[in-house]
Context: one part of a larger RNA
Molecule: small-subunit ribosomal RNA, 5' domain
Organism: uncultured Synergistales bacterium
RNA sequence: GGAUGAACGCUGGCGGCGUGCUUAACACAUGCAAGUCGGACGGGGCCGCGAGGGAGCAGAGGAGUAGCUUGCUAUGAGUUUGCGUUAUCGCGGUUUAGUGGCGGACGGGUGAGUAACGCGUGAGGACCUGUCCACGGCAGGGGGACAACAGCUGGAAACGGCUGCUAAUACCGCGUAUGCGCGGCGAGAGUUGCGUGAGAGGGCGUGAGAGCGUCCGGCUGUGGAGGGACUCGCGUCCUAUCAGCUAGCAGGGGGGGUAACGGCCCACCUGGGCGAAGACGGGUAGCCGGCCUGAGAGGGCGCACGGCCACACUGGGACUGAGAUACGGCCCAGACUCCUACGGGAGGCAGCAGUGGGGAAUAUUGGGCAAUGGGGGGAACCCUGACCCAGCGACGCCGCGUGGGUGAAGAAGUUCUUCGGGACGUAAAGCCCUGUUGCGCGGGAAGAAUUAGAUGACGGUACCGCGCGAGGAAGCCCCGGCAAACUACGUGCCAGCAGCCGCGGUAAUACGUAGGGGGCGAGCGUUGUCC
Numbered sequence: 001g002g003a004u005g006a007a008c009g010c011u012g013g014c015g016g017c018g019u020g021c022u023u024a025a026c027a028c029a030u031g032c033a034a035g036u037c038g039g040a041c042g043g044g045g046c047c048g049c050g051a052g053g054g055a056g057c058a059g060a061g062g063a064g065u066a067g068c069u070u071g072c073u074a075u076g077a078g079u080u081u082g083c084g085u086u087a088u089c090g091c092g093g094u095u096u097a098g099u100g101g102c103g104g105a106c107g108g109g110u111g112a113g114u115a116a117c118g119c120g121u122g123a124g125g126a127c128c129u130g131u132c133c134a135c136g137g138c139a140g141g142g143g144g145a146c147a148a149c150a151g152c153u154g155g156a157a158a159c160g161g162c163u164g165c166u167a168a169u170a171c172c173g174c175g176u177a178u179g180c181g182c183g184g185c186g187a188g189a190g191u192u193g194c195g196u197g198a199g200a201g202g203g204c205g206u207g208a209g210a211g212c213g214u215c216c217g218g219c220u221g222u223g224g225a226g227g228g229a230c231u232c233g234c235g236u237c238c239u240a241u242c243a244g245c246u247a248g249c250a251g252g253g254g255g256g257g258u259a260a261c262g263g264c265c266c267a268c269c270u271g272g273g274c275g276a277a278g279a280c281g282g283g284u285a286g287c288c289g290g291c292c293u294g295a296g297a298g299g300g301c302g303c304a305c306g307g308c309c310a311c312a313c314u315g316g317g318a319c320u321g322a323g324a325u326a327c328g329g330c331c332c333a334g335a336c337u338c339c340u341a342c343g344g345g346a347g348g349c350a351g352c353a354g355u356g357g358g359g360a361a362u363a364u365u366g367g368g369c370a371a372u373g374g375g376g377g378g379a380a381c382c383c384u385g386a387c388c389c390a391g392c393g394a395c396g397c398c399g400c401g402u403g404g405g406u407g408a409a410g411a412a413g414u415u416c417u418u419c420g421g422g423a424c425g426u427a428a429a430g431c432c433c434u435g436u437u438g439c440g441c442g443g444g445a446a447g448a449a450u451u452a453g454a455u456g457a458c459g460g461u462a463c464c465g466c467g468c469g470a471g472g473a474a475g476c477c478c479c480g481g482c483a484a485a486c487u488a489c490g491u492g493c494c495a496g497c498a499g500c501c502g503c504g505g506u507a508a509u510a511c512g513u514a515g516g517g518g519g520c521g522a523g524c525g526u527u528g529u530c531c
Stems, first nucleotide, its partner, number of pairs: 001531004006527005013400006019393002021358001026356003030353003035102003040099002043096009056083005064075005109311003118236007127228003132224007140174001142172002149164006179196007201216006237283003244274003249271004254266003286308004290301004313334005336347004364390001366389003372386001373384004403433004413424004437472001438468006447458001475520005480501003486515005496503002
C1' cells in the first nucleotide's frame, strides 16, 4: 500500500447493488416452514332436486245422517286439489375424518465430526434407478379381509380394547408369458424341457343396452435421458520431543449376504500385510470452483454464490420405500424441559422470524405466492418462511448532494504582531441565478404470460411534468523526523504523548487549548487478521 462477514471512537444527507452470530453444534416461549388428489374407495355433515307413504292445515265437491218452515240449517265418510314438515330412498353439489395413491429422500439449515477414495482430477466394471422419453406386447376369470361406521367398554390425558358390517386403482390365489432360475443341445447367436413369476381401473361423450370413441391411469419387455452406488491412479495441513504398527491383520479356494465387486461377513488353509518416499500415534481442519495479495513464482483464506461430503438434542437400531438408515418419521437408551388424577404421557429452531445466554459484535415474531422454481391434481386449484419483495445496520462497493456566479487592496470578529501591520479572505454580507436532492400537487410503468379476458406482494414505487425554495444536509485525523502541514498561550520529567526514533525538569512547531495549515471526505481515525 492493498484486503476484510469485521469491531471500537467521533461524525452522519440521499440512492442503487450487495451483505449481516466469525462466539455457545448453548437452551428455547409463540406462530408459520409439506402437503395434495372426491376424476381410486366406502361412509358422515350441510344444501338443492325428485320419488314416496303417513299425520296436519286450507279449499272444492258431496254419499249419508239429524232437525224440520220440503228447501233450508247443522254435521259430514270415501274422493280430489294446494300448502307443508318429517322417517326413508335416488340423483346432484359442497365439505370432510378414514381406506388408498403420489410427495414427505427434493427444497431449506449448519460445519460438530472427518486427514478419509471425504474432496479434487482422471480412469474403470461387477451394479440399481419412482416419475420422464422412444419402441413392442398385455389387461382373462375369481376370492377373502381391514379401517371408517355401529354397539359395548378402559384411561385424568396421550391413547386404546372387544364384538359386528362394508368399498376400492388396498390385499390374495387361478389362467396367460417376450422375464427370471436350473438342466439338455450348441463354438456362439440361439433352441428346448421343467420350475417360477404380472395386472386396475376411473372420468367424459354417445347409445335403450351390449358396446363404441376419447382422456387419465395399470402390468411387462428392450433401450434412453437424468440420478445414484462401487473400485482404482495421482493430489490434499503441522508434529519424529510419535519408530515401529497390525489378528479378519494379509492372501487363498468355498459359502452367506448385497442392486453389485469385495475379508463385507463366516468356517477352513497359508503366514502374511504396512513402514524414514514417514507406517502407527498426537494436534488441527469439512473439501473444491473460487476469494485476497503479489510483476510473477508464491503466500494466506474457504464468509456470501455454485458443486460434493457430513450432521439434525447425545448414542444406537432398523422399518417403509425406486430412493433414507430419513432435520419438522418410527423404536430403544441417556441428559434436559414440560403435563399428570402419580398409574402414565409429551418435546427436540444447525428451517423463517423471535427469546434468554455467551460475546468486541451481527437484523423484522413484516408482505406476497404477482414472477421463477418445487409437491399433488385431468383441470380448476391447493400447499410452498424455497423464492420474490419490503424493514433494520455507512457493514462494504458504486453514484449524487450539502449550491453556482459576482462581490473590498479587503467589513465586523478572531488570531498573530517588530504595533507599522499580517492572516482567516471572495471567505461572509450584499446582488444576480440554478433546482441535483428535498417538500407539495398531478401523471404513472416494465416486470404478465396464451387466441382473448382476468391476474403485481413490491407500489401509487421507479420514472415524467408543474410549483416552492439556498432553503433541511460536514465531519474526522494529522501538522518533531520518517511524512504534506507553524505560530501563540497554558503546563514545567507534572499533566500527558508515543508506530519507531523519542518528546515534557520555565520561551515545548512532539503534552493541553486557540488561530492557522495539511490530508481524506459521508466518512475519518484506531484495533485485530492476511498478503